[in-house]
RNA sequence: UAAAAAAAUAAAGCGCCCGGACAAAUAAGCAACUAUUUGUUGACGAGGAUUAGAGUUAUCGAAAGAUUCGGCGGAUACUCUAAUGGUAUGCUACUAUCAAUAGAAAAUAGAAGAAAAAUAAUAAGUAAUUAUUAAACAGAGACUAUUUUCAAGUAGUAU
Numbered sequence: 001u002a003a004a005a006a007a008a009u010a011a012a013g014c015g016c017c018c019g020g021a022c023a024a025a026u027a028a029g030c031a032a033c034u035a036u037u038u039g040u041u042g043a044c045g046a047g048g049a050u051u052a053g054a055g056u057u058a059u060c061g062a063a064a065g066a067u068u069c070g071g072c073g074g075a076u077a078c079u080c081u082a083a084u085g086g087u088a089u090g091c092u093a094c095u096a097u098c099a100a101u102a103g104a105a106a107a108u109a110g111a112a113g114a115a116a117a118a119u120a121a122u123a124a125g126u127a128a129u130u131a132u133u134a135a136a137c138a139g140a141g142a143c144u145a146u147u148u149u150c151a152a153g154u155a156g157u158a159u
Stems, first nucleotide, its partner, number of pairs: 014073004019069001020041008044061003050083007084099005090157005103150008119134006
């Protein structure tokens, strides 16, 4: 370096299922209901990561309007603390503010943007249901341009 085998990892709107709901088989039954077993379902994407710890029911809309119910775990969210880093004077410290797009607030304008459900088709399954394909539809935040306001400090030190 190549080949083979085994194991681990892969996911973070993410995973799981002791409840519920639903299906099938069996038992009994005219049937419904019921019981057992085996299964199915149980959040659709957008956005989101300096590090550690703590706290908190972790942002946004879509669908639905009878389960996206209920529960558990996790989590890139927010806040606080500490550290690291950027900016504010070349350097250091403090302070302020922010997070590798690394000052804050506001106004106007602009661009880029989703998936699922539903509909249609195909495939798998006895079924519940699942998978794939087709065209369509958000909001928050961030971004770009212009404008306004505030801040751009203190101490020391080098030239």
This is a predicted structure of a 159-nucleotide RNA (glmS glucosamine-6-phosphate activated ribozyme aptamer).
It was read from a public genome assembly, where an Rfam model found it.
Its Rfam family is "glmS glucosamine-6-phosphate activated ribozyme aptamer". Rfam classes the family as a riboswitch.
The coordinates come from a structure-prediction model, not an experiment, and the mean pLDDT is 75.